Transfer RNA from a Mollicutes bacterium, 71 nucleotides, folded computationally. Its Rfam family is "tRNA". Its family is annotated with triplet codon-amino acid adaptor activity in the Gene Ontology. By type it is a transfer RNA. Rfam's curators write: Transfer RNA (tRNA) molecules are approximately 80 nucleotides in length.
[in-house]
RNA sequence: GCCGCUUUAGUUUAGUGGUAGAACGGUUGCAUGGUAAGCAACAAGCGCAAGUUCGAUUCUUGCAAGUGGCA
Numbered sequence: 001g002c003c004g005c006u007u008u009a010g011u012u013u014a015g016u017g018g019u020a021g022a023a024c025g026g027u028u029g030c031a032u033g034g035u036a037a038g039c040a041a042c043a044a045g046c047g048c049a050a051g052u053u054c055g056a057u058u059c060u061u062g063c064a065a066g067u068g069g070c071a
Base pairs, nucleotide, nucleotide: 001070002069003068004067005066006065007064010024011023012022013021018054026042027041028040029039030038047063048062049061050060051059
């Protein structure tokens, strides 16, 4: 330099054109003589920009970061 892939919560990830779930973690409460375990609730997220569309996390393009291959 060229080609491909990935980017979703603090971490690991699911998902699909009709406003996103889970596990662990976090916070609060319950419970206990107390701690842990347990139970309940809550908070927290689609890399950025543009385009298509009635509607984009999803499709298209560009950019950024990461990763792999070739030279």